The RNA shown here (transfer RNA) has 71 nucleotides and comes from a Bacillales bacterium. The source organism's lineage runs through Bacteria, Bacillati, Bacillota, Bacilli and Caryophanales. Its Rfam family is "tRNA". About the family: Transfer RNA (tRNA) molecules are approximately 80 nucleotides in length.
RNA sequence: GCAGAUGUAGUUUAAUGGUAGAACUAAAGCCUUCCAAGCUUUUGACGGGAGUUCGAUUCUCCUCAUCUGCU
Numbered sequence: 001g002c003a004g005a006u007g008u009a010g011u012u013u014a015a016u017g018g019u020a021g022a023a024c025u026a027a028a029g030c031c032u033u034c035c036a037a038g039c040u041u042u043u044g045a046c047g048g049g050a051g052u053u054c055g056a057u058u059c060u061c062c063u064c065a066u067c068u069g070c071u
Stems, first nucleotide, its partner, number of pairs: 001070007010024004018054001026042005047063005
């Protein structure tokens, strides 16, 4: 330099154009003599920009980061 893959919550991971779910974590409460465990509730996310569309995590383009291969 060329080609390809991936990017969603603090972490892991779903969602094939129609209000982004779950688990662990965090906070509060219940329970317990206390801790742990358990139960309930709550908070928090689509890498960035543009385009198409009534509507984009999803489709297209550019870009950023990481990884892989070739040279």